[in-house]
């Protein structure tokens, strides 16, 4: 090159405290934008635990056992091919 695959923002519902996520609906882009949190980052704070308050509500701050693989590295596996 050829056959194709995936599917961001957003939008519709659905679960979650949230981050996020599942399904449709659409494509920004992706040669692993298949899989798999094991290293680093980063998000998020239901619980917790501290402060402010008389004290309570509320507010801050700290924290992963929650998320993120389309943030980076790491194993796995994997279409065609000029080479």
């Nucleotide at each position: 090159a050829a056959a194709g695959g995936c599917a961001a923002a957003c939008c519709g519902c659905c679960c979650g405290a949230a981050a996020g996520g599942a399904c449709g609906g659409g494509a920004c882009g992706c040669a692993a934008a298949g899989c798999c949190a094991c290293g680093g980052g980063c998000c998020u704070a239901c619980g917790u635990c501290c402060g402010c308050u008389c004290a309570g509500c509320g507010c801050g701050g700290a924290u992963a056992g929650g998320g993120c693989g389309g943030c980076c590295g790491g194993g796995c596996u994997g279409c065609c091919g000029a080479a």